[in-house]
Molecule: transfer RNA
Organism: Pseudobdellovibrionaceae bacterium
RNA sequence: GACCCGUUAGCUCAAUUGGUAGAGCACUUCACUUUUAAUGAAGGGGUCGAUGGUUCAAGUCCAUCACGGGUCA
Numbered sequence: 001g002a003c004c005c006g007u008u009a010g011c012u013c014a015a016u017u018g019g020u021a022g023a024g025c026a027c028u029u030c031a032c033u034u035u036u037a038a039u040g041a042a043g044g045g046g047u048c049g050a051u052g053g054u055u056c057a058a059g060u061c062c063a064u065c066a067c068g069g070g071u072c073a
Stems, first nucleotide, its partner, number of pairs: 001072007010025004019056001027043005049065005
């Protein structure tokens, strides 16, 4: 320098071929328990790496950039 993959909640990851974002774990509260743990119930938390573009509508399509990983030179 060229090409490929990834970037979504604190962590690990989904999102059915564009229709205003979910799960598990973690966290908070309650129940249960002598207490803890376990278990059960409820709840909070992300505008989806950044900036533009396309569209009535973008996590999803396009461009550029950033970061991480890989292959080649």